This is a predicted structure of a 97-nucleotide RNA (THF (Tetrahydrofolate) riboswitch aptamer) from Halanaerobium saccharolyticum. Lineage of the source: Bacteria > Bacillati > Halanaerobiales > Halanaerobiaceae > Halanaerobium. It matches the Rfam family "THF (Tetrahydrofolate) riboswitch aptamer". Rfam links the family to the GO term tetrahydrofolate metabolic process. Rfam 15.1 lists 747 matches to the family in 747 species. It was read from a public genome assembly, where an Rfam model found it.
RNA sequence: GAUAGAGUAGACAGGAGGCGUAGAGUGUUCAGAGAUGGGACGUUGCUCUGAAACGAAAGCUUAUUUUAGCUGCGGUCUCCCUGUCGCGUCCGCUGUC
Repeated sequence: GAUAGAGUAGACAGGAGGCGUAGAGUGUUCAGAGAUGGGACGUUGCUCUGAAACGAAAGCUUAUUUUAGCUGCGGUCUCCCUGUCGCGUCCGCUGUC
C1' cells in the first nucleotide's frame, strides 16, 4: 500500500424476576439536555427532563373488607442470561498478501 474482518448506542424474539390493572407505564406532539465501535466529526436510532393532548381488560377463587392466590391483560419495567441484527467519513485494531 491492497484486501477482508471484528467491535457501539440500540432493535427484535426467547428466558427469568417485578410493576400496574384503585391507571402508573407505554405510545403521540412540542421544547431542552445527554450518551453513543478505541479516537475525531456526525447521521439514523437511543436515553433523560419539562409541558400538552389522547387513552385501556378484566375474570375466578380465597378471605371477610380490601388480604392473598391463579389465569389473563398492558404497544409495562428490569436483568443483559440466550439467539438474530447493528456506525456514515477518516484514523486506529485484527487476519492475509